This is a predicted structure of a 102-nucleotide RNA (Purine riboswitch aptamer) from Paenisporosarcina sp. TG20. Its mean pLDDT, the model's own confidence on a scale to 100, is 79. Lineage of the source: Bacteria > Bacillota > Bacilli > Caryophanales > Paenisporosarcina. Rfam family: Purine riboswitch aptamer. On this family, see Mandal et al., Cell 2003: "Riboswitches Control Fundamental Biochemical Pathways in Bacillus subtilis and Other Bacteria". From the family's description: Riboswitches are metabolite binding domains within certain messenger RNAs that serve as precision sensors for their corresponding targets. Allosteric rearrangement of mRNA structure is mediated by ligand binding, and this results in modulation of gene expression. Rfam links the family to the GO term purine nucleobase biosynthetic process.
RNA sequence: UUAUACAGACCGGUUUGCCCUCAUAUAUGUCCGAUGAUACGGUUCGGAUGUCUCUACUAAGUCACCGAAAAUGACUUGACUAUGAAGGCGAAUUCAAGCAUG
Numbered sequence: 001u002u003a004u005a006c007a008g009a010c011c012g013g014u015u016u017g018c019c020c021u022c023a024u025a026u027a028u029g030u031c032c033g034a035u036g037a038u039a040c041g042g043u044u045c046g047g048a049u050g051u052c053u054c055u056a057c058u059a060a061g062u063c064a065c066c067g068a069a070a071a072u073g074a075c076u077u078g079a080c081u082a083u084g085a086a087g088g089c090g091a092a093u094u095c096a097a098g099c100a101u102g
Base pairs, nucleotide, nucleotide: 006102007101012094013093014092015091016090017089018088019087021085022084023083024082025081026056029049030048031047032046033045034044041066042065050057058078059077060076061075062074063073064072
């Protein structure tokens, strides 16, 4: 170097599932109607609005306020959902042909 026999792809690419982080939306906000309690209380239901947006729109706590009436206010922490992106793990497929290689 050639022939024969046996074994035989990694990496990478594409798609996709999950996890995690970041970003955007929305401020788990605002308005209206009804309902309900009363300082050991301050609830519950419905509608509207808010998003290039489906869903959701409250929980726990703290402070204030209301001197017994019908009305609450402020603050802290927390997601869920939609979309986009980076990373991690897995699966399929392709490069791939019994080729490289042993």